Large-subunit ribosomal RNA, domain II from Fibrobacter sp., 687 nucleotides, folded computationally. Its Rfam family is "Bacterial large subunit ribosomal RNA". Model confidence (mean pLDDT): 84 of 100. RNAcentral holds the full RNA, with entries from ENA.

[in-house]
Context: one part of a larger RNA
RNA sequence: GCCUGCGAGUUACGUUAUGUUGCGAGGUUAAGGAAUGGUAGUUCCGGAGCCGAAGGGAAACCGAGUCUGAACAGGGCGAGAGAGUAGCAUGACGUAGACCCGAAGCCAAGGUGAUCUAGUCAUGAGCAGGUUGAAGUCUGGGUAACACCAGAUGGAGGACCGAACUAUAAUCUGUUAAAAAAGGUAUGGAUGACUUGUGACUCGGAGUGAAAGGCUAAACAAACCUGGAAAUAGCUGGCUCUCCCCGAAAUGCCUUUAGGGACAGCCUCAUGCAAAACUUACGGAGGUAAAGCACUGGAUGGACUAGGGGGCGUCACAGCCUGCCAAAUCCAAUCAAACUCAGAAUGCCGUAAGUCAACGCAUGGGAGUGAGACUGCGUGCGACAAGGUUCGUAGUCGAAAGGGAAACAGCCCAGACCAACAACUAAGGUCCCGAAAUACCGCUAAGUGUAAAAUGAAGUUUGAAUGCCCAGACAGCCAGGAGGUUGGCUUAGAAGCAGCCAUUCCUUAAAAGAGUGCGUAAUAGCUCACUGGUCGAGCAUUUGAGCGCAGAUAAUGUAACGGGGCUAAGCGGUAUACCGAAGUUUUGGAUUUGCAGCAAAGGCUGCAAGUGGUAGGGGAGCAUUCCAUUAACUGAAGAAGGUGUGCUGCGAGGCAUGCUGGAGGACAUGGAAGAGAGAAUGCAGGU
Repeated sequence: GCCUGCGAGUUACGUUAUGUUGCGAGGUUAAGGAAUGGUAGUUCCGGAGCCGAAGGGAAACCGAGUCUGAACAGGGCGAGAGAGUAGCAUGACGUAGACCCGAAGCCAAGGUGAUCUAGUCAUGAGCAGGUUGAAGUCUGGGUAACACCAGAUGGAGGACCGAACUAUAAUCUGUUAAAAAAGGUAUGGAUGACUUGUGACUCGGAGUGAAAGGCUAAACAAACCUGGAAAUAGCUGGCUCUCCCCGAAAUGCCUUUAGGGACAGCCUCAUGCAAAACUUACGGAGGUAAAGCACUGGAUGGACUAGGGGGCGUCACAGCCUGCCAAAUCCAAUCAAACUCAGAAUGCCGUAAGUCAACGCAUGGGAGUGAGACUGCGUGCGACAAGGUUCGUAGUCGAAAGGGAAACAGCCCAGACCAACAACUAAGGUCCCGAAAUACCGCUAAGUGUAAAAUGAAGUUUGAAUGCCCAGACAGCCAGGAGGUUGGCUUAGAAGCAGCCAUUCCUUAAAAGAGUGCGUAAUAGCUCACUGGUCGAGCAUUUGAGCGCAGAUAAUGUAACGGGGCUAAGCGGUAUACCGAAGUUUUGGAUUUGCAGCAAAGGCUGCAAGUGGUAGGGGAGCAUUCCAUUAACUGAAGAAGGUGUGCUGCGAGGCAUGCUGGAGGACAUGGAAGAGAGAAUGCAGGU
């Protein structure tokens, strides 16, 4: 892991609601007793007590009233409307372990442990070998005598080196190990506060501790065993047959509250009552969007002009000026969630009519929910970030399958009762994968399509405006492009072309600047403007729109159409087809609700509307074990059980039968439950 078995809303006593039965202004007995005996039972006594029939008041007390009160007032609670009570069943709640399993822990005036380990006591044991050489003593020297010096001797030390022994600071191996702490290398101590044997003592809020909260029998910030004990668990996990009807919430408020609750909201069931929704019309309240500047504020330019700064002036005051700052006022143009002179659309409230058809409200029983997610729109926060976060509003998911978006809870289409090798459509598609397409008009040349910005560009298509143009434009080519003059100044030089100045003029001309650029030291030279010729039809500038181009760079492999591939099979448009879903239709069937009809006992027929579903509410059933009726039925001509087959029921299931098996076993109607397993890191056994 698998298989088999076991495994979770029970019981008692109360309360409440519903159903049902008895009796009914009443209902009912409890303990106990008596009788009886195939039923640990039945029948009969027993009225104590309880509930109800009357309430009000704290009470005395009064009473259809009463309390408050001075009150005959007002107000509160009642009556006026009469149904209860006892049993049984079911739902729920309360008290109990209270659906089951699960802590870490707490307590005990209960116990067991110092064979591990900590410390201590008693009594034993152990420490190769080597080194150093304290005190003291002796001898000699030395001193007045000591002191002192030297040499021997001596053998001290928590002395030195280093085995046994002991320890572990480092590192490697080991880590389903050889080992639930070891092995290797290297290392500390090794006559001591040393190591060690044996025996003994001290223990659970206690011991012991050269102190690490260490150790106290392989888990110690309070050992282990037993008990309180089924501790508690707002937490996690699990909770067993079927079908039918309806069907949520992830919100508000409060909470030592935030992953839990109470009340409300939303769901369901019952009873009762009559509403609800939508559309149109009309009538209302309102201050949002947009807008505006009349208020409150912000902010820009100008005008005007207080005040200030600066300058002039003066003994001082005055006065004058302004490339500065600037209130108020005026003009122009603006901004605002906490501005509004004004002001929508929606939404909201009401009235009426119409439409639709069970949607509404109240009371009572039962809940679940109170972590929401994304998308569109409107705000806040954030960075006009987030698959971010907080609200509002609508949708979907949640609890929704199907088709599309390659794949893809929240996007688009569309809501699955069942069956069909029938039809029509939605979104989306129609070259192949892969169901289905053709025609026409444009655009794109980038494989754009099949990712992206600022910005850039004679890409290309199509508009608009202005100017030039057969009296010849634009581009190219041919020719000219001159003279006064090297203008004046400056300068070493300045000659069109370093720089400065200038009404930069005049002449010849078809035209030619006191010069557009290159160039020279300065000249020279080339060129342009401008003009003629040649050519022969459009050219130039600005601007709008469409589709493209560059900008363009990432990590295993093309990899930014789903792939092939496509110049349309891309993009825009027109037209007509087709494909395409569990949508709609067709045919057959099941079931629910309402209505009608017929039967009348819950049934049958028809019509209409339904039948996705988590938490959850409601309804109807199947199966298992036992009991009663139970006397009767069935079984060796083969029960139950096992294993196949067939039939049948929407299903849980049921019936028949072959083989096996070898002795019990049902149906029906009721009753009672140890009453249904795939999950609980479930429990036991097997494998």